[in-house]
Context: one part of a larger RNA
RNA sequence: CGCAGGAAAUUUGAGAGGAGCUGUCCUUAGUACGAGAGGACCGGGAUGGACAAACCUCUGGUGCAUCAGUUGUACUGCCAAGUGCAUAGCUGAGCAGCUAAGUUUGGAAGGGAUAAGAGCUGAAAGCAUCUAAGCACGAAGCCCCCCUCAAGAUGAGAUUUCCCAACAAGUAAGGCCCCUUGAAGAAAACAAGGUAGAUAGGCUCAAGGUAGAAGAGUAGAGAUACUUUAAGCUAGAGAGUACUAAUAGGCCGAGGA
Numbered sequence: 001c002g003c004a005g006g007a008a009a010u011u012u013g014a015g016a017g018g019a020g021c022u023g024u025c026c027u028u029a030g031u032a033c034g035a036g037a038g039g040a041c042c043g044g045g046a047u048g049g050a051c052a053a054a055c056c057u058c059u060g061g062u063g064c065a066u067c068a069g070u071u072g073u074a075c076u077g078c079c080a081a082g083u084g085c086a087u088a089g090c091u092g093a094g095c096a097g098c099u100a101a102g103u104u105u106g107g108a109a110g111g112g113a114u115a116a117g118a119g120c121u122g123a124a125a126g127c128a129u130c131u132a133a134g135c136a137c138g139a140a141g142c143c144c145c146c147c148u149c150a151a152g153a154u155g156a157g158a159u160u161u162c163c164c165a166a167c168a169a170g171u172a173a174g175g176c177c178c179c180u181u182g183a184a185g186a187a188a189a190c191a192a193g194g195u196a197g198a199u200a201g202g203c204u205c206a207a208g209g210u211a212g213a214a215g216a217g218u219a220g221a222g223a224u225a226c227u228u229u230a231a232g233c234u235a236g237a238g239a240g241u242a243c244u245a246a247u248a249g250g251c252c253g254a255g256g257a
Base pairs, nucleotide, nucleotide: 001152005163006162007161008160009159010158011157015149016148017147018146021049022048023047024046025045026044027043033038051106052105053104054103055102059100060099061098062097066093067092068091069090070089071086072085073084074083075082076081110144111143112142117137119135120134164256174252175251176250177249178194179193180192181191182190199245200244201243202241203240204239205238208234209233210232215228216227217226218225219224
């Protein structure tokens, strides 16, 4: 821009893409078969491999703005306590997130038309013949069924709801700009909100992490230990709470050829 008014939702599915794999064991049954050795079809069940998708409850990894320990050095006047630098200085752990080696799920079942093939009836051709007319089977394959996209499918579909009165507007429904943001993201977009508000930050609380803060007291000559004290600190996560910021405002947008 189009889809002959303008919007907001919900959809149909022409069409396109994806998936499609397979082992072992148990049972049927040591049955059918076979002199024996051996050893099934069909059917039922269990459990794997590889592959794929989603997710982070568990097991782990990572976790450069979390916590603790510790070395050297410089500084905060000194002690104590800290901060900077040294690969993140080194080391031990680790929230969220992201992840696989973790967890869950999938291939199924079913229907239709068939291939090779195997048939029924049956003439041409008094017989015979699956075929010529007719009928009914038959595959991991084909078309559906399953998952995803999909009306620019210009063949532009459908349904529901909203807006409209006299020719024109800083208009209706509605939308956008702008702003607070995000499990969304390169930018657009998408999604949640904008005071009639929990959108983000802050604060409070409780989890989770680390591991017993500082100060003080006590014991010890001291290093240090114990008590106060499961303390102190705590990252992007949870709940609550308008304290802060989403203020104020602007723009677009029909009259139905």
Predicted 3D model of a 257-nucleotide part of an RNA (large-subunit ribosomal RNA, domain VI) from Peptoniphilus sp. GNH.
It matches the Rfam family "Bacterial large subunit ribosomal RNA".